The RNA shown here (c-di-GMP-I riboswitch aptamer) has 101 nucleotides and comes from a Clostridiales bacterium.
């Protein structure tokens, strides 16, 4: 110097949930709290997984003497689809304490 982690000493991070902000939501941040965690450090590169504002399609509505058509308008209870999220969902890449063996 390097690998590696059955034990340790100093220590380190903080799940749920709460309150407040921010987001369309997913979630995210800050404080309080500890479920855990040898990288639960950091990076959205690959899958994975959650959203779905916004697009596209379905439908259905209204308008019109009567009937058919298209386009436009308004709704949503469908479905599909990130560029948005998740690193404490695996994997990858890149960095770090530590006595002893």
């Nucleotide at each position: 110097a390097g690998u590696a982690u059955a034990u340790a000493u100093g220590g380190g991070c903080a799940a749920a949930c709460u309150a407040u902000a921010c987001g369309a939501a997913a979630g995210u941040a800050u404080a309080g709290g500890a479920c855990g965690c040898a990288a639960a450090g950091c990076c959205a590169u690959g899958a994975g997984u959650c959203u779905a504002a916004u697009g596209u399609a379905u439908u259905g509505g209204a308008a019109a003497g009567c009937g058919u058509g298209a386009a436009a308008c308004c709704a949503a209870u469908u479905a599909c689809a990130a560029u948005g999220a998740u690193u404490g969902u695996c994997a990858g890449g890149c960095u770090g304490c530590a006595a002893g063996a």

The sequence was found by an Rfam model in a public genome assembly. Model confidence (mean pLDDT): 77 of 100. Of the family's consensus pairs, 95% are formed in the model.